[in-house]
RNA sequence: AAACUGAAGAGUUUGAUCCUGGCUCAGAUUGAACGCUGGCUGCAUGCUUAACACAUGCAAGUCGAACGGUAACAGGCCUAGCUUGCUAGGUGCUGACGAGUGGCGGACGGGUGAGUAACGCGUAGGAAUCUGCCCUAUAGUGGGGGAUAACACUGGGAAACUAGUGCUAAUACCGCAUAAUCCCUGAGGGGGAAAGCCCCGGAUUAAAUCCGGGGCGCUAUUGGAUGAGCCUGCGUCAGAUUAGCUUGUUGGUGGGGUAAAGGCCUACCAAGGCGAAGAUCUGUAGCUGUUCUGAGAGGAAGAUCAGCCACACUGGGACUGAGACACGGCCCAGACUCCUACGGGAGGCAGCAGUGGGGAAUAUUGGACAAUGGGCGCAAGCCUGAUCCAGCAAUGCAGCGUGUGUGAAGAAGGCCUGUGGGUUGUAAAGCACUUUCAGGGGGGAGGAAUGGCCCGUAAGGGUCUUGACGUUACCCCCAGAAGAAGCACCGGCUAACUCUGUGCCAGCAGCCGCGGUAAUACAGAGGGUGCGAGCGUUAAUCGGAAUUACUGGGCGUAAAGCGCGCGUAGGCGGUUAUAUAAGUUGGAUGUGAAAUCCCUGGGCUCAACCUAGGAAUUGCAUUCAAAACUGUAUGGCUUGAGUGAAGUAGAGGUGAGUGGAAUUUCCGGAGUAGCGGUGAAAUGCGUAGAUACCGGAAGGAACACCAGUGGCGAAGGCGACUCACUGGGCUUUAACUGACGCUGAGGUGCGAAAGCGUGGGGAGCAAACAGGAUUAGAUACCCUGGUAGUCCACGCCGUAAACGAUGAUUACUAGCUGCUGGAUAUUUUAAAUAAUCAGUAGCGCAGCUAACGCGAUAAGUAAUCCGCCUGGGGAGUACGGCCGCAAGGUUAAAACUCAAAGGAAUUGACGGGGGCCCGCACAAGCGGUGGAGCAUGUGGUUUAAUUCGAUGCAACGCGAAGAACCUUACCUACCCUUGACAUACUGAGAAUCCUUCAGAGAUGAGGGAGUGCCGAAAGGAGCUCAGAUACAGGUGCUGCAUGGCUGUCGUCAGCUCGUGUCGUGAGAUGUUGGGUUAAGUCCCGUAACGAGCGCAACCCCUAUUGUUAAUUGCCAUCAGGUUAAGCUGGGCACUUUAAUGAGACUGCUGGUGACAAACCAGAGGAAGGCGGGGACGACGUCAAGUCAUCAUGGCCCUUACGGGUAGGGCUACACACGUGCUACAAUGGACGAUACAGAGGGUCGCGAAGUCGUGAGGCGGAGCUAAUCUCACAAAGUCGUUCGUAGUCCGGAUUGCAGUCUGAAACUCGACUGCAUGAAGUUGGAAUCGCUAGUAAUCGCAAAUCAGAAUGUUGCGGUGAAUACGUUCCCGGGCCUUGUACACACCGCCCGUCACACCAUGGGAGUGGGUUGUACCAGAAGUGGAUAGACUAACCUUCGGGAGGUCGUUCACCACGGUAUGAUUCAUGACUGGGGUGAAGUCGUAACAAGGUAGCCGUAGGGGAACCUGCGGCUGGAUCACCUCCUUA
Repeated sequence: AAACUGAAGAGUUUGAUCCUGGCUCAGAUUGAACGCUGGCUGCAUGCUUAACACAUGCAAGUCGAACGGUAACAGGCCUAGCUUGCUAGGUGCUGACGAGUGGCGGACGGGUGAGUAACGCGUAGGAAUCUGCCCUAUAGUGGGGGAUAACACUGGGAAACUAGUGCUAAUACCGCAUAAUCCCUGAGGGGGAAAGCCCCGGAUUAAAUCCGGGGCGCUAUUGGAUGAGCCUGCGUCAGAUUAGCUUGUUGGUGGGGUAAAGGCCUACCAAGGCGAAGAUCUGUAGCUGUUCUGAGAGGAAGAUCAGCCACACUGGGACUGAGACACGGCCCAGACUCCUACGGGAGGCAGCAGUGGGGAAUAUUGGACAAUGGGCGCAAGCCUGAUCCAGCAAUGCAGCGUGUGUGAAGAAGGCCUGUGGGUUGUAAAGCACUUUCAGGGGGGAGGAAUGGCCCGUAAGGGUCUUGACGUUACCCCCAGAAGAAGCACCGGCUAACUCUGUGCCAGCAGCCGCGGUAAUACAGAGGGUGCGAGCGUUAAUCGGAAUUACUGGGCGUAAAGCGCGCGUAGGCGGUUAUAUAAGUUGGAUGUGAAAUCCCUGGGCUCAACCUAGGAAUUGCAUUCAAAACUGUAUGGCUUGAGUGAAGUAGAGGUGAGUGGAAUUUCCGGAGUAGCGGUGAAAUGCGUAGAUACCGGAAGGAACACCAGUGGCGAAGGCGACUCACUGGGCUUUAACUGACGCUGAGGUGCGAAAGCGUGGGGAGCAAACAGGAUUAGAUACCCUGGUAGUCCACGCCGUAAACGAUGAUUACUAGCUGCUGGAUAUUUUAAAUAAUCAGUAGCGCAGCUAACGCGAUAAGUAAUCCGCCUGGGGAGUACGGCCGCAAGGUUAAAACUCAAAGGAAUUGACGGGGGCCCGCACAAGCGGUGGAGCAUGUGGUUUAAUUCGAUGCAACGCGAAGAACCUUACCUACCCUUGACAUACUGAGAAUCCUUCAGAGAUGAGGGAGUGCCGAAAGGAGCUCAGAUACAGGUGCUGCAUGGCUGUCGUCAGCUCGUGUCGUGAGAUGUUGGGUUAAGUCCCGUAACGAGCGCAACCCCUAUUGUUAAUUGCCAUCAGGUUAAGCUGGGCACUUUAAUGAGACUGCUGGUGACAAACCAGAGGAAGGCGGGGACGACGUCAAGUCAUCAUGGCCCUUACGGGUAGGGCUACACACGUGCUACAAUGGACGAUACAGAGGGUCGCGAAGUCGUGAGGCGGAGCUAAUCUCACAAAGUCGUUCGUAGUCCGGAUUGCAGUCUGAAACUCGACUGCAUGAAGUUGGAAUCGCUAGUAAUCGCAAAUCAGAAUGUUGCGGUGAAUACGUUCCCGGGCCUUGUACACACCGCCCGUCACACCAUGGGAGUGGGUUGUACCAGAAGUGGAUAGACUAACCUUCGGGAGGUCGUUCACCACGGUAUGAUUCAUGACUGGGGUGAAGUCGUAACAAGGUAGCCGUAGGGGAACCUGCGGCUGGAUCACCUCCUUA
């Protein structure tokens, strides 16, 4: 600063991240519809579908001042009846006026959008035109004629209507006269018009008539205005899977036609015209002002209003007229409807209402011409479904209301609750007040201007009227809070949360997604949020979407660079001068209708709405000016480009020839039994002599070494040597040309391998094929063979991971280092140095990138041109076209379906990837298990029940440290129901004890004894019984709702944090690296520095020892004493006990190491490098285990899923597995004798001595609440004897008999003893377990549980080994690294066939429609031409006739229609092809790790399927090695 002001994002791919990319949401809008709800007013809007069919009414008439007239109405006059007046008749006399002639208007107004892709529309122009009514101007308006409707009469017809005869008028019709600034012309001339009517005045009069004035008309002409016709530039949808179209077509000449230019029509002539800047064809569509959206640029739309166009049942046609080829006119054809006397007629709502139909859906068969406007008229006036109003509809926009204030007992009720309360909530009630709107009553505009009459010359004045809306707006009064609130939502996006019900059901859902028993996501409720007479949903458009990118995107790996050249059109283009002015820039003028939008005002109380002025309309055209840039024209220049000259490197290409090595075959020699092949084999070859060896010959193919991130080529590609022909590059030079350049749609050429055709060739290799193996199978990988092919010539094909996944060209922008090919300078002439051009590699700055990476060979900074992309799948597929011999290539969709698909990087996890390291992990050893019998647990089976749980490691001698009853949870039977147990109430009784009967018992029925304690004298506490109600009770379910506890990885060395730094980020760093350790232990290094949880240490036991203490332990010394004995006094020295100390720390020495950490060795020491053992278990994993230890949410049962009792079961037994015991024997068994522990237990107990018994054990009862007594003799061992390798003097199962003990009770179902019996078993298949030292092995002892009942478990001591080279392998783990399509994390992911269901789609013998081309037939109405068959008022006439006209006939054009044949499109079709989607189907396992044969691309063959194999190619392949190059110094 009037018209300027305007730009937001979110959800969703992942374990997480960044990016790419789609889907979805929040906004605005609508002629809307639907659901729920609904008070008032104003202003708007209202068939978007069937241009489907329409009943009924209305929508275009008017003029008597053009005319003849008078059917109806009113009046006058006359006559008659008859009498204040009525009735009948007559009379056009008057007002008027049906029908008719005539004029004007029905071409406007109103409707609709079918057609139309077009000069249709928009915009800007143009010349060859017409224009009624209107305005302007000039002139005229004289004088005649013949008809005709109405009417009358006669006919036809059902009707519509119509024929004939006769009469008549005009502003109807026709001549004549006159006429120019009119028309024609041969420039002399010729042609050509009209109509009257009304009013006033005057004259005359019976009436007519005449004159003057005025008005309205009429004729001719001029100019204008308005309207209309025509032409042109530019703009105006999609499809190229529509590429060629056109014969009146393009142009010319003559003629015709029109108001007018023109192939508009016609004859002739020429052969043109349009098209890649998209013709033709197909589909769709009225166009515009504008409307919606958007910051804009754009995108979408074209209702209402306004301009234009087109149409009027469908198609064709003309007539009239100023204007039509005519919505409410005509003719014809067609379809449909109606009437009919069957002969024939009538009709056209896409006018306003209205009806049916269609549809998700759209109103009254209203009022009025009062206003505005239109038609006619002189006017009054008439007509007007235009219009103005009203009605209906929340369809939209806008406004208003449904009360206001106060009011805490925070009422009641509801909901929630942790039970305390919270919330609904000042909300309600209550109190005080107000009265908009609606209701009732009263008043009451504006919209009215015209018009009539009067006065007036006029201007003007006066007066009387005119309102559909309208019971209007508006104002006042009355009464009373009175009559007036809903809808959607509440997981995130997105504002708003709880309870109950439901239980992957019912349902929700815009996207992500909710729901499988604690759902803020379903349904209901309470509460809340948002909007509010509306609120949601659906549909549609724009936005967000920079997701088609002009503004404003991309193409190395995400979608995307043609395989590579040449080159046409096109696009772009070095330097200088002059000219020009097309582009460009500025000014002016015209236009860009109005309305709309915007600004400033104004009017309705405000607003919506209406309105005035302005701004704007970004455009087009004309004109003037400028000349920098682009263009154009002309003239120069040399640096771009090219030519020349001198050199130069090369697997560049083509053709011909030549060579050696090797394979194979053949021949000869020599020689004997195998060869060959593999992981191992076999097929195969070989005694008919192979393989191996030597010599010779043949033939084909390929060219070792050189050889190199070396060279050449546009790419594909090119490798022995020689010759011939030939293309390109590079360097130097600076003679020549003078922009000749770059790119390149179409086009054209080249183009690996495979493949195809014809003819050759064929050694090796080798798809197919055959055989052998492997395997569950093996159409494969491996092996033996082997054909096409591979090779040559000619011709096709035209594709590859044809890749640098990177189009071509040009310029600019730090460096360093190699290699190849040139040429220059310098000197020390060399294996030199410096600078340089072309190429080819490796690093790297800036910059770029999502990151990876690129980085003068760009993926940087810019410029030009081309190609390509727009979510995944369907699909590079179908159809169509083009190409090909074929295989196939190229171009290239849609339906349907999903919410992702994808790129890079990160952290994990995993790998039949790599490196390092550890562990009884392997190895080395010792002993076992697996075989036997038995014990014990589990599975399975059985059962009325065999209760339940635990199930890979990490369930299975586990819960259970001990089931005969009990336990016990299970089964059967019998009982109880406030209960066996807790709290509360009432009543009774003390409690308690003894006892009888029934019963299996629980229990029931009795009998008897007994009446307590405290006390404030009320009562109370405790116990028992009975009753009633709240409740008890549950080993019922859920360990996937939980707490607690536990297992496991794992006593593995890890797991993290703060700050800093790096990275867009997830994250990284630290924690990696070099060493070292048992250890993330420590040291060093280091963008990290520190810290925490873990490790270690601190704790306990043990090994040595000091001090202190000394009974129940001990006994050296002293004394006593015994058959003996610490037995006694005594002592605490020793042992021991138990409290506290010491000691061990790589401290010392040497070596190694980096002068470190540390390691190795040694000394000393009881012990040495963590001395041994234990307790101790990081962050976390396994929805690990446990609701049956306990606790606990929720659910379930309540005369039972609770409680009691008895009996049974948990102990079953074809079988399978785990864990053990005992053995199989002589390192042993048996017998006899004999020695030495430790740690524990014991009063409901251990139980001694003694005694009985063969024994288990009995009797007994001393001692002991335990260093005292006792369990309690330790056993293996040692010393002897015997057995002699056997089913035994091994082994002891099983069974019989007899007993002991515990216990109410050993039948189911205990342990032990004695006698007898004497099974399997002679060391154990595949496989598998434990253990590294006081360990394994072996031997016994004790304890817990427990009445009794261990081969189990937990402890204790005795005896007491072997082996470890080592880390290749198996298993588990740790660190680093690598790949990954895994993240529920390899028990992962995932591919294809087949089977089933559904969906859309391609092919398909065909079938049925639509549209359309071509050829032919046909030809209504109409127009034009021809025609003398018929008829004929006006004019002419020489009176005969003529001109002209009408009808008829005919020709041309032509609509409908028909025939034939094409094209195209839609629908449908037996059958068939693939595709998609579905629940946990079947078969395999192709891909992701080296995915177990690296994968993929092209091609060919084969196979149930994924796929396999051949040939060529790629790295988007892991691992190892080598070569080359680079970085660091």
The prediction has a mean pLDDT of 84. Predicted 3D model of a 1529-nucleotide RNA (small-subunit ribosomal RNA) from a Gammaproteobacteria bacterium. The organism belongs to Gammaproteobacteria, within Bacteria. Rfam family: Bacterial small subunit ribosomal RNA. Rfam links the family to the GO terms structural constituent of ribosome and ribosome.